The RNA shown here (c-di-GMP-I riboswitch aptamer) has 87 nucleotides and comes from Paenibacillus anaericanus. The coordinates come from a structure-prediction model, not an experiment, and the mean pLDDT is 86. Of the family's consensus pairs, 95% are formed in the model.
[in-house]
RNA sequence: UAUUGAUAAAGGCAAACCCAUCGAAAGGUGGCGGCGCAAAACUAUAGGGGCUAACGCGAUUUCUCGCUACGCCAGCCAGUUACCGAU
Repeated sequence: UAUUGAUAAAGGCAAACCCAUCGAAAGGUGGCGGCGCAAAACUAUAGGGGCUAACGCGAUUUCUCGCUACGCCAGCCAGUUACCGAU
């Protein structure tokens, strides 16, 4: 440096539910909790994919429906970086 990850070591992160709070929502933050993770670290207008649809546009007598992201998801794929060990 490359590949790799155990029955090692030191550790790390923290799903869902619930409570509080922000938000139109998706979802975020904090607490509890621990499903799991060898990158569950970082990166979201400059990769792909997914979620929501406030505002806006169109349809509709109405009720509502459809489209739409510079909103959101990195614990979907991906990119970048990294501890220890093995080869």